[in-house]
Context: one part of a larger RNA
RNA sequence: CUGGGCGUAAAGGGCAAGUAGGCGGCUGCCUAAGUUGAGUGUGACAUCUCCCGGCUUAAUUGGGAGGGAGCGCUCAAUACUGGGCGGCUAGAGGGCAGAAGAGGAAGGCGGAACUCCUUGUGUAGCGGUGGAAUGCUCAGAUACAAGGAAGAACACCAGUGGCGAAGGCGGCCUUCUGGUCUGCACCUGACGCUAAGAGGCGAAAGCUAGGGGAGCGAACGGGCUUAGAUACCCCGGUAGUCCUAGCUGUAAACGUUGGAUACUGGGUAUUGGGGGUUAAAACGCCUUCAGUGCCGAAGCAAACGCGUUAAGUAUCCCGCCUGGGGACUACGAUCGCAAGGUUAAAACUC
Numbered sequence: 001c002u003g004g005g006c007g008u009a010a011a012g013g014g015c016a017a018g019u020a021g022g023c024g025g026c027u028g029c030c031u032a033a034g035u036u037g038a039g040u041g042u043g044a045c046a047u048c049u050c051c052c053g054g055c056u057u058a059a060u061u062g063g064g065a066g067g068g069a070g071c072g073c074u075c076a077a078u079a080c081u082g083g084g085c086g087g088c089u090a091g092a093g094g095g096c097a098g099a100a101g102a103g104g105a106a107g108g109c110g111g112a113a114c115u116c117c118u119u120g121u122g123u124a125g126c127g128g129u130g131g132a133a134u135g136c137u138c139a140g141a142u143a144c145a146a147g148g149a150a151g152a153a154c155a156c157c158a159g160u161g162g163c164g165a166a167g168g169c170g171g172c173c174u175u176c177u178g179g180u181c182u183g184c185a186c187c188u189g190a191c192g193c194u195a196a197g198a199g200g201c202g203a204a205a206g207c208u209a210g211g212g213g214a215g216c217g218a219a220c221g222g223g224c225u226u227a228g229a230u231a232c233c234c235c236g237g238u239a240g241u242c243c244u245a246g247c248u249g250u251a252a253a254c255g256u257u258g259g260a261u262a263c264u265g266g267g268u269a270u271u272g273g274g275g276g277u278u279a280a281a282a283c284g285c286c287u288u289c290a291g292u293g294c295c296g297a298a299g300c301a302a303a304c305g306c307g308u309u310a311a312g313u314a315u316c317c318c319g320c321c322u323g324g325g326g327a328c329u330a331c332g333a334u335c336g337c338a339a340g341g342u343u344a345a346a347a348c349u350c
Base pairs, nucleotide, nucleotide: 003322004321005320006319007304008303012318014201015200021194022193023192025088026087027086028085029084030083031082033081034080035077036076037075038074039073040072041071042070048066049065050064051063052062053061091191092188093187094186095184096183097182098181099180103177104176105175106174107173108172109171110154115149116148117147118146119145120144121143125136126135162169163168206247207246208245209244210243211242215241216240220236221235222234223233258317259316260315261314262313263312266295267294268293269292270291271290272289273288274287275286276285277284299306300305323350324349325348332343333342334341335340
């Protein structure tokens, strides 16, 4: 390279918007670049195939004929692809009317609980454990009540519920703001799909500067346990956890399943809409879109399982894999304040 693959065997990029590139709906005319055909030129010798001949034969060798992909030129064809000019509306986008939502950012507010402070009542223990001890407490603890302060998180509602591209998002209110769904079929008229690189977003931990610090709590100290106990359990406790600005750029960033489109029996539950039916409504029933789950026809699969939310049947584009270890490494390059990240071998060995 070709081929075969990527849920669990090696393999889907953490995620999306988008550039180049690749691919692209229905229809008419033109063109003839790709494509197809014909002619012609070239396609050295040797090789190859066939025939004839020479070394006794073969290998080998001499002669003759044939074949030959590809490429150039000329002519022709026009189904498909491309190019040009038109038309269309089923893709895509817009408009109008509705709908749901922890989607994002900023500001404000609230109650419960924990802790601390003050005051009061009150007296000898409290706390903790498997059992204990360290610890706190007559300088009045624990408990109960009142008042105050501060920080962080939002019980119930709450749900195989909702929203978001992913990371993720949950008290209430306001402002700003993104996306989605349904109905109508009014407008544009292929404006589409995918996406290398570059740029953007990206949990937790970590880093820089400045705040904040209730609870929790790496490190650390003490107590226990134990043969030991650098742990598990207990008493404390610093960074951190929180906020602002910046950096880091990684995760079992997982559905371990890239995106888009089309097609292929059903059943059931649930979320948000639309239509119909039922006496008005609710409920129910039928139906139709868009999601979220479960069970399963066909089919697929090594099996497990997947199964209209495909791992089925197909097409397009991207990423990735190619025995285990060495090695999410070395060297180099590059990014970073650092920690380290990204890219990524070989010797050797089985």